[in-house]
């Protein structure tokens, strides 16, 4: 300088490829359970999908440009 991939709730993560209600798990709260606790079981919370912007009825998903991490080449 050039080129590659990643960025989703507090945390890890699907889901992009083929655009149509963001789903899991832990965690946190409550509640049964227990003498207590933990383990289990139910039910509740929590997402500008990194940032703008285009394209479309519609965008996490397709474009384009920047930012952050990480890696290759020079």
């Nucleotide at each position: 300088g050039g080129g590659g991939c990643c960025g989703u709730g507090g945390u890890c993560u699907a889901g992009c490829u083929u655009g149509g209600u963001a789903g899991g798990a832990u965690g946190c709260c409550g509640g049964c359970c227990u003498u207590g606790g933990g383990a289990g079981c139910c039910g509740g919370u929590g997402g500008u999908c990194g940032u703008g912007g285009g394209u479309u009825c519609g965008a996490a998903u397709c474009c384009c440009a920047c930012c952050g991490g990480c890696c290759c080449c020079a």

Background: Transfer RNA from a Thermoproteota archaeon, 74 nucleotides, folded computationally. It matches the Rfam family "tRNA". The sequence was found in a public genome assembly. The coordinates come from a structure-prediction model, not an experiment, and the mean pLDDT is 81.